Predicted 3D model of a 163-nucleotide RNA (glmS glucosamine-6-phosphate activated ribozyme aptamer) from a Candidatus Binataceae bacterium.
Its mean pLDDT, the model's own confidence on a scale to 100, is 77.
The model forms 80% of the base pairs in the Rfam consensus.
Rfam family: glmS glucosamine-6-phosphate activated ribozyme aptamer. For this family Rfam cites "Evidence for preorganization of the glmS ribozyme ligand binding pocket" (Hampel and Tinsley, Biochemistry, 2006). From the family's description: This entry contains a glucosamine-6-phosphate activated ribozyme that is found in the mRNA for GlmS. GlmS is an enzyme that uses fructose-6-phosphate and glutamine to generate glucosamine-6-phosphate.
C1' cells in the first nucleotide's frame, strides 16, 4: 500500500465535499489609502467551515425520492452528493373478538380533539488543543413541538363455528 483473519466501537437528521465562505503559507500584476510586518485582489499548496437536538426500524421485494417535528439565525443551518427507520404498491408474521374476509394499526399496535411534559445547539462561566480559520471538554441558566402517555369524542363491520 493491498488483500485475508481477528478483536473493540459506531451505526443514520446520519455520513461526505468537487462549488462557495473563511484561515494559514509561499509567490504574482496592478490599486488604494492612514505608507505599514498595511489593506485590496489575483494563483498554488496545506487546512477550517459545511444542520442544532426530539421523535422514528415486524419481515421480504419494487418504485418515487427536499421523508416527521420544532429550537437558533436572518449570516452560509449556502450550494452539492451519498445513504436513511418516513410514503405508495404487493406478499407473508402479528395485534385489534375464536376463525375467514374486511377495516386499521406495528409490539406502547383504532381515529380526531384538547390539555401537559420532556432537548441540543447557540448564550454564559471554567478549561484544554491549533499559527489561524476553528475544534473539544465540564458546569450553569433560557428555551419547543411532533410521537407516547392523560382527559374527551367517535369507530368497534359482515359471515361462520362454539358455549
Nucleotide at each position: 500500500u493491498a488483500a485475508g483473519c481477528g478483536a473493540g466501537a459506531g451505526u443514520a437528521g446520519c455520513g461526505c465535499c468537487a462549488g462557495g465562505a473563511c484561515u494559514c503559507g509561499c509567490g504574482g500584476c496592478g490599486c488604494c489609502c492612514u505608507u505599514g510586518a498595511g489593506g485590496c485582489u489575483c494563483g498554488c499548496g496545506a487546512g477550517u467551515u459545511g444542520a442544532c437536538g426530539a421523535g422514528g426500524u415486524g419481515g421480504a421485494a419494487g418504485c418515487a425520492g427536499c421523508a416527521u417535528c420544532g429550537a437558533a439565525g436572518a449570516a452560509u443551518u449556502c450550494g452539492g452528493c451519498g445513504g436513511a427507520u418516513g410514503g405508495c404498491u404487493u406478499c407473508c408474521c402479528g395485534g385489534u373478538u375464536g376463525c375467514a374476509c374486511a377495516a386499521u394499526c406495528g409490539u406502547u399496535a383504532g381515529a380526531g380533539g384538547c390539555a401537559a411534559a420532556c432537548a441540543a445547539a447557540c448564550u454564559g462561566c471554567g478549561c484544554g488543543g491549533g499559527u489561524g480559520a476553528c475544534c473539544g471538554c465540564g458546569c450553569g441558566a433560557c428555551a419547543a413541538a411532533a410521537a407516547c402517555c392523560g382527559c374527551c369524542u367517535c369507530c368497534c363491520g359482515u359471515g361462520c363455528c362454539a358455549g